[in-house]
Context: one part of a larger RNA
RNA sequence: UGACGGGGGCCCGCACAAGCGGAGGAACAUGUGGUUUAAUUCGAUGAUACGCGAGGAACCUUACCCGGGCUUGAAAGUUAGCGACGAUUCUUGAAAGAGGAUUUCCCUUCGGGGCGCGAAACUAGGUGCUGCAUGGUUGUCGUCGGCUCGUGCCGUGAGAUGUUGGGUUAAGUCCCGCAACGAGCGCAACCCUUAUGGUCAGUUACUACGCAAGAGGACUCUGGCCAGACUGCCGUUGACAAAACGGAGGAAGGUGGGGAUGACGUCAAAUCAUCAUGCCCUUUAUGACUUGGGCUACACACGUACUACAAUGGCGUUAAACAAAGAGAAGCAAGACCGCGAGGUGGAGCAAAACUCAGAAACAACGUCCCAGUUCGGACUGCAGGCUGCAACUCGCCUGCACGAAGUCGGAAUUGCUAGUAAUCGUGGAUCAGCAUGCCACGGUGAAUACGUUCCCGGGCCUUGUACA
Numbered sequence: 001u002g003a004c005g006g007g008g009g010c011c012c013g014c015a016c017a018a019g020c021g022g023a024g025g026a027a028c029a030u031g032u033g034g035u036u037u038a039a040u041u042c043g044a045u046g047a048u049a050c051g052c053g054a055g056g057a058a059c060c061u062u063a064c065c066c067g068g069g070c071u072u073g074a075a076a077g078u079u080a081g082c083g084a085c086g087a088u089u090c091u092u093g094a095a096a097g098a099g100g101a102u103u104u105c106c107c108u109u110c111g112g113g114g115c116g117c118g119a120a121a122c123u124a125g126g127u128g129c130u131g132c133a134u135g136g137u138u139g140u141c142g143u144c145g146g147c148u149c150g151u152g153c154c155g156u157g158a159g160a161u162g163u164u165g166g167g168u169u170a171a172g173u174c175c176c177g178c179a180a181c182g183a184g185c186g187c188a189a190c191c192c193u194u195a196u197g198g199u200c201a202g203u204u205a206c207u208a209c210g211c212a213a214g215a216g217g218a219c220u221c222u223g224g225c226c227a228g229a230c231u232g233c234c235g236u237u238g239a240c241a242a243a244a245c246g247g248a249g250g251a252a253g254g255u256g257g258g259g260a261u262g263a264c265g266u267c268a269a270a271u272c273a274u275c276a277u278g279c280c281c282u283u284u285a286u287g288a289c290u291u292g293g294g295c296u297a298c299a300c301a302c303g304u305a306c307u308a309c310a311a312u313g314g315c316g317u318u319a320a321a322c323a324a325a326g327a328g329a330a331g332c333a334a335g336a337c338c339g340c341g342a343g344g345u346g347g348a349g350c351a352a353a354a355c356u357c358a359g360a361a362a363c364a365a366c367g368u369c370c371c372a373g374u375u376c377g378g379a380c381u382g383c384a385g386g387c388u389g390c391a392a393c394u395c396g397c398c399u400g401c402a403c404g405a406a407g408u409c410g411g412a413a414u415u416g417c418u419a420g421u422a423a424u425c426g427u428g429g430a431u432c433a434g435c436a437u438g439c440c441a442c443g444g445u446g447a448a449u450a451c452g453u454u455c456c457c458g459g460g461c462c463u464u465g466u467a468c469a
Base pairs, nucleotide, nucleotide: 001469002468003466004465005464007463008462009461010460011459012458013457015453016452019417020416021415022414026307029304030303031302032301033300034298035297042053043052064293065292067290068289070287078120079119081117082116083115086103087102088101089100090099091098092097106113107112125282126281128280130278134276135275136271137270138269139267141265146185147184148183149182150181151180152161154159165176166175167174191259192258193257194256196227197226198225199224200223201222202221206216207215230253233247234246235245236244237243309410313369314368315367316366317365318364326357327356328355331350332349336345337344338343376407381402382401383400384399385398386397387396423445424444425443426442427441428440429439
């Protein structure tokens, strides 16, 4: 000087408290451990792994396993040689491939170029090893308020001062004081979005209407440019400061709400399997092709979700309401018809403020059930079907009928959340042939509580002690 203390002081955070809802018990989904296996590919492992890489494993993917065949190779470049490439077809094979038959050169600036076959070079290849050799990227402390430098001054020196003190702030934010005076990276602001108004412009949007044509530039909306919020104004407190509290006006009030933004560093943190890369290893195999299998196993244990255990409910009916944000051409697909339904036939319109996906659902009204393992709950199973796709057996999703398990609110211990939030209700998208209870977004309905900082956890500043560096 740090670090640490079941030392002290001050302060903060859904940290506790006050509340609301969960998880832990059940079934199922998914990830992990373990076990099993020919293989169950690999990585991630307290917080900071475990619906994580994977934004989608039937084949492919795929890295793993059992077979089958290849060795200048699946892909790249260089150099001579031969031939168009290819198409059709036969045999063999599980496929890759192997063999046979028929047919056959294109462009040209006439130098050559294109494609295939075969030959050569330590020329390729490696998801092989090392993240404790590395770059790049990322997590975490933590959006915590810190981390430093120049000159000066003090100290023999390590260092100190500044950065401490009195107030204040979300903030090393600002004010005052001070052997310091300044500065940098952080804070804040500048960026995006949302909330109000003005102005300009506008069709596909909007407007009287049952619809359309035509018309309009008011309203909604769209999108450019402005305005607006700054403790600016008033009062009280304060040290005449910074500021705090109350008020006015205002759509909005004290960083208005949300996002992006992550200082110096820490964990030899994660990643050699995104990519790049040193060293080592491999080169008729640890490379590359291919059929099939596996990644989906299953006495069990854990994490994260979903669905429930019901009456604030289930079911039925209603020509029954009200969104936002998205996506669409090998696409979205309307009306119509067929089917109980999943879906099918067909194909208007739309590269989309125009057409389509598209019906929002909770909500509301009426009826029924009458507290039961039930008209709760839906797992599992049987049969019959649909869709995608060469192909749903291992191993997809959906529909109809039947079947109708556990479960009656969950021990110890534990988690999220402070407002348009929690809770609850649906909607869309990426990936994607198909497959979503996951992820990312969107809106609808819409609470309770916070006395306070004694205690638990984490963090910041000052100070004190020293088993430690």
Small-subunit ribosomal RNA, 3' major domain from an uncultured bacterium, 469 nucleotides, folded computationally. The prediction has a mean pLDDT of 82. The RNAcentral record of the full RNA draws on ENA and SILVA.